[in-house]
RNA sequence: GCGAAUGUGGUGCAAGCGGCAGCAUCAGAGUAUGCCAAUCUCUAGACGCGAGUUUGAGUCUCGCCAUUCGCU
Numbered sequence: 001g002c003g004a005a006u007g008u009g010g011u012g013c014a015a016g017c018g019g020c021a022g023c024a025u026c027a028g029a030g031u032a033u034g035c036c037a038a039u040c041u042c043u044a045g046a047c048g049c050g051a052g053u054u055u056g057a058g059u060c061u062c063g064c065c066a067u068u069c070g071c072u
Base pairs, nucleotide, nucleotide: 001071002070003069004068005067006066007065010025011024012023013022019055027043028042029041030040048064049063050062051061052060
C1' cells in the first nucleotide's frame, strides 16, 4: 500500500428481508435478615464518527476512525 471482518450501556452479547433497541452482569434504591450475604422488586445507563437514501436506518449506500486477520 491492497483486501476482508468487527465496532451496540461500565463489561460480555442479541436484534430474518428497514417498523417501539433487548438479555445477562455491574451500579443505585427498596424488600428480606438480629447483622451481612444469597433471594425478590424497581430505577439509571448504549447503536464508533460524519454525510446520503427513505414516511421511517443498529440494519442499506458513501467517506473517515479504531481493532483484528490475510496479501504485498
This is a predicted structure of a 72-nucleotide RNA (transfer RNA) from Phormidesmis sp. 146-20. Rfam family: tRNA. Rfam classes the family as a transfer RNA. The sequence is in RNAcentral, with records from ENA. The organism belongs to Phormidesmis, within Bacteria. Its mean pLDDT, the model's own confidence on a scale to 100, is 82.